[in-house]
Molecule: transfer RNA
Organism: Clostridia bacterium
RNA sequence: GCUCCGGUGGUCUAAUGGAUACGAUAGCAGACUCCGACUCUGCUGAUAUGGGUUCGAUUCCCGUCCGGGGUA
Numbered sequence: 001g002c003u004c005c006g007g008u009g010g011u012c013u014a015a016u017g018g019a020u021a022c023g024a025u026a027g028c029a030g031a032c033u034c035c036g037a038c039u040c041u042g043c044u045g046a047u048a049u050g051g052g053u054u055c056g057a058u059u060c061c062c063g064u065c066c067g068g069g070g071u072a
Base pairs, nucleotide, nucleotide: 001071002070003069004068005067006066007065010025011024012023018055027043028042029041030040031039048064049063050062051061052060
């Protein structure tokens, strides 16, 4: 260089083109406790990026960036 796969909260992970983007864990607050731990309740927090198609894009198409595999 060519080619293939992937990129979703701090971390891991789900989502047939259609609901407020699922859940776990972490974090914060509260309840419980003499104080903690455990447990329970609530809250916060994400689609790599720029375009295109579409009534509607995490999903489909193109470019770019990043990571990994293959090839000379």